[in-house]
Small-subunit ribosomal RNA, central domain from a Pseudomonadota bacterium, 350 nucleotides, folded computationally. The full RNA is in RNAcentral, with records from ENA. Its mean pLDDT, the model's own confidence on a scale to 100, is 85. The source organism's lineage runs through Bacteria, Pseudomonadati and Pseudomonadota.
Context: one part of a larger RNA
RNA sequence: CUGGGCUUAAAGCGGGUGUAGGCGGCUGUGCAAGUGUCCAGUGAAAUCCCCCGGCUCAACCGGGGAAUGGCUGGGCAAACUGCGCAGCUUGAGGUCGGUAGGGGUGCCUGGAACUCUCGGUGGAGCGGUGAAAUGCGUUGAGAUCGAGAGGAACGCCGGAGGCGAAAGCGGGGCACUGGGCCGAUUCUGACGCUGAGACCCGAAAGCGUGGGGAGCAAACAGGAUUAGAUACCCUGGUAGUCCACGCCGUAAACGAUGCACACUAGGCGUCGGGGAUUCUGAUGUCUUCGGCGCCGACAGAAAACUGUUAAGUGUGCCGCCUGGGGAGUACGGCCGCAAGGCUAAAACUC
Numbered sequence: 001c002u003g004g005g006c007u008u009a010a011a012g013c014g015g016g017u018g019u020a021g022g023c024g025g026c027u028g029u030g031c032a033a034g035u036g037u038c039c040a041g042u043g044a045a046a047u048c049c050c051c052c053g054g055c056u057c058a059a060c061c062g063g064g065g066a067a068u069g070g071c072u073g074g075g076c077a078a079a080c081u082g083c084g085c086a087g088c089u090u091g092a093g094g095u096c097g098g099u100a101g102g103g104g105u106g107c108c109u110g111g112a113a114c115u116c117u118c119g120g121u122g123g124a125g126c127g128g129u130g131a132a133a134u135g136c137g138u139u140g141a142g143a144u145c146g147a148g149a150g151g152a153a154c155g156c157c158g159g160a161g162g163c164g165a166a167a168g169c170g171g172g173g174c175a176c177u178g179g180g181c182c183g184a185u186u187c188u189g190a191c192g193c194u195g196a197g198a199c200c201c202g203a204a205a206g207c208g209u210g211g212g213g214a215g216c217a218a219a220c221a222g223g224a225u226u227a228g229a230u231a232c233c234c235u236g237g238u239a240g241u242c243c244a245c246g247c248c249g250u251a252a253a254c255g256a257u258g259c260a261c262a263c264u265a266g267g268c269g270u271c272g273g274g275g276a277u278u279c280u281g282a283u284g285u286c287u288u289c290g291g292c293g294c295c296g297a298c299a300g301a302a303a304a305c306u307g308u309u310a311a312g313u314g315u316g317c318c319g320c321c322u323g324g325g326g327a328g329u330a331c332g333g334c335c336g337c338a339a340g341g342c343u344a345a346a347a348c349u350c
Stems, first nucleotide, its partner, number of pairs: 003322004007304002012318001014201004021194003025088007033081002035077008049065006091191001092188003095184005103177007110154001114150008125136002162169002206247006215241002220236004258317006266295012300306001323350003332343004
């Protein structure tokens, strides 16, 4: 390189937008670059292969043929690819009318709980554990009532439920804002798919500056346990957790399953929409479109499993793998304030 692969054996980039490139719907027409066919030229000789012949054979040699994957020119063809032109509507997008939603950002706001402060009542314990102790408490704790302060998170609803590209999103209100879905007798007319680079987003922890700090809690301290106990348990407790702005760019970033399209028996539930029908009505029933989920299961494929949400059958494009260790390491480069990240070997060894 080819081939074979990528849910769990090595292997899908954490996710998106999109450049180049690759690939690309239906009809007509033209061109003839690719393509097909025919002809001509060329493809030196020797070598290789086939046939015949010469040295007694062979090696070797002579003659003829084939081959020389190819290139160049010309004629013809026009199905397919390509290019030009014209048209189409089913792919894609727009418009109009609806619709559900923890989608995003900012501002405002609520109650429960918790801790703290002050005051009232009260008077000896509280707390904690397997049992204890450290700890708190007569300078009045814990308990209880009242008042106040503060920060963080939002019980029930809540659901195998919803939304988002992923990360993720859950008290309430308002403003701004992204996307989806449904319906139409509407418009454009292939405007599409994928996407190396690039750019953007990206949990937690961590970093910088400033704020904030109730609870929790790495580190740390003490008490226990134990042979020891740098742990598990207990009492405390600082970073951090929260906010603003700026970094970091990782994860079992998982469905361990890239994106798009088409096709291939079902059943059930749920969310949203359209239609029909019943009812005073809530609503019920039927049907249909889209989304999500579940079930067991046919074919297929298969080790399990999966199975219209494919890991089935196909097409297009991207990414990735190529025995274990060494190693996601060294060196170099790029990025970062740092921590470190990305790219990424070899010796050696089994």